[in-house]
């Protein structure tokens, strides 16, 4: 310094999470850079994934350093915008109240608000009435015996003549029972009507007299309340923008500089 062989390293990197730390699986951004097999009670231990096979050119291709680029991520703040939670206080809004004042409307000198007398409504006393209910009256039934009356048979007294008690039975009734019932009585009331020189706070409403301008409704003004509708204030959370600014990692590329093996031959 040239050639022939091998080898080592290379055969993807990074971001956030996780981990004492590194890294496989999973997500992201990048880039095309092997293959198989294991594992989130994960495999290791600063050399930091185990196990097994390929492949590869010792340098523009491995490997340190340093710069510029600069995709993407991660926190932080800042604006802007949505949503949410808490506080807080007004104002609209709800409820209730509201003497006087505003506005509207309705009624008043054909008499307002208001008084005074009477009267209703109310409660009581007494009457009729209707209503039920019941007596009274009628009809029906209705007594083995302890109702009446007649009392067959049979019984008893008795010489007869004729008596005397009485069952059944047959009328008739008693207490009960069932039906009717104009009128009469009694009692009762969630009904109705008169009547009382009875009573009787307010409230209503009727009449008459007095008096002589308001009264009534609504809305506003005002007061006062409960409960979270809206909005407006502070403070927080979350999340969107391909915003803005800072810090951090930082892959792709691209510059510089330097480092690195064996053997053979020539």
């Nucleotide at each position: 310094c040239c050639g022939c062989g091998c080898u080592a390293a290379g055969c993807g990197g990074g971001g956030a999470g996780a981990u004492g730390g590194c890294g496989a699986u999973g997500c992201c951004c990048u880039g095309u850079a092997c293959c198989u097999g294991c594992a989130a009670u994960c495999g290791c231990c600063u050399c930091a994934g185990c196990a097994g096979g390929g492949u590869c050119u010792a340098a523009u291709c491995c490997c340190c350093c340093g710069c510029c680029c600069g995709a993407g991520g991660c926190g932080g703040u800042c604006c802007g915008g949505g949503u949410u939670c808490g506080g807080u206080g007004g104002a609209a809004a709800c409820c209730g109240g509201c003497g006087a004042c505003g506005c509207c409307g309705a009624u008043g000198u054909g008499g307002a608000u208001g008084g005074u007398c009477g009267g209703g409504u109310c409660c009581c006393g007494g009457g009729c009435a209707a209503u039920g209910a019941g007596g009274c009256c009628u009809c029906g039934u209705g007594a083995a015996u302890c109702g009446u009356g007649u009392c067959a048979g049979g019984a008893c007294c008795g010489g007869a003549a004729g008596g005397u008690a009485g069952c059944a039975g047959c009328a008739c009734u008693a207490a009960g029972c069932g039906g009717g019932u104009c009128a009469c009585c009694u009692c009762a009331u969630g009904u109705g009507c008169c009547u009382g020189a009875g009573g009787g706070u307010a409230g209503c409403u009727c009449g008459a007299c007095c008096g002589g301008a308001g009264u009534c409704g609504g809305c506003g003004c005002c007061c006062g309340g409960a409960a979270g509708u809206u909005c407006g204030c502070c403070g927080g959370g979350u999340u969107c923008g391909c915003g803005g600014c800072c810090g951090u990692c930082g892959a792709c590329g691209g510059c510089g500089g330097g480092g690195u093996g064996c053997g053979c031959g020539g």